[in-house]
RNA sequence: AGGCCGGUAGCUCAGCGGUUAGAGCAGGGCGCUCAUAACGCCUUGGUGGUGGGUUCAACUCCCACCCGGCCUA
Numbered sequence: 001a002g003g004c005c006g007g008u009a010g011c012u013c014a015g016c017g018g019u020u021a022g023a024g025c026a027g028g029g030c031g032c033u034c035a036u037a038a039c040g041c042c043u044u045g046g047u048g049g050u051g052g053g054u055u056c057a058a059c060u061c062c063c064a065c066c067c068g069g070c071c072u073a
Stems, first nucleotide, its partner, number of pairs: 001072007010025004018056001027043005049065005
């Protein structure tokens, strides 16, 4: 320098262009128990990497850039 993959909740990740952006773990509360753990129920938490573009509508499609990983030279 070129190419590929990824960036979404505190962490690990889902999500055929249209519903309110979700799951597990974690955090908080409650239940259960003599008590703790486990288990069950409820609940908090999101500038979707940044800026543009397309569209009636974008996490999703296009462009540039930033960050991480891998490959080639």